Predicted 3D model of an 86-nucleotide RNA (c-di-GMP-I-GGC riboswitch aptamer) from Desulfosporosinus hippei DSM 8344.
Its Rfam family is "c-di-GMP-I-GGC riboswitch aptamer". Its family is annotated with cyclic-di-GMP binding in the Gene Ontology. On this family, see Weinberg et al., Proc Natl Acad Sci U S A 2017: "Bioinformatic analysis of riboswitch structures uncovers variant classes with altered ligand specificity".
It was read from a public genome assembly, where an Rfam model found it.
The source organism's lineage runs through Bacteria, Bacillati, Bacillota, Desulfitobacteriaceae and Desulfosporosinus hippei.
[in-house]
């Protein structure tokens, strides 16, 4: 610089137990589907939800704005450990 084969070492889906929350979800123990940034930062895209405003309505809901969530959707930026090639 590269690559992730084998070693160390590291994350931790789903689901279960308890806390937050209006919701998406999120915290923290169990627990491993997966992970070579599955580290981190909502910056552009996506996707989720709707306590609260406006509005439309056939009153079942729908629309906007806005405010949240997801970094284990994609891209972007940043840092990085081991190990093996050059």
């Nucleotide at each position: 610089a590269u690559u992730g084969a084998c070693a160390a070492g590291g994350c931790a889906a789903a689901c279960u137990g308890a806390g937050c929350g209006a919701a998406a979800g999120c915290u923290c123990a169990g627990g491993a589907c997966g992970c070579a940034a599955a580290g981190c930062u909502a910056c552009g895209g996506a996707u989720c939800u709707u306590c609260c405003a406006c509005u439309c309505u056939u009153a079942g809901g729908g629309g906007u704005a806005a405010a949240g969530a997801u970094g284990g959707c994609c891209g972007a930026g940043u840092u990085a450990c081991c190990a093996a090639u050059u």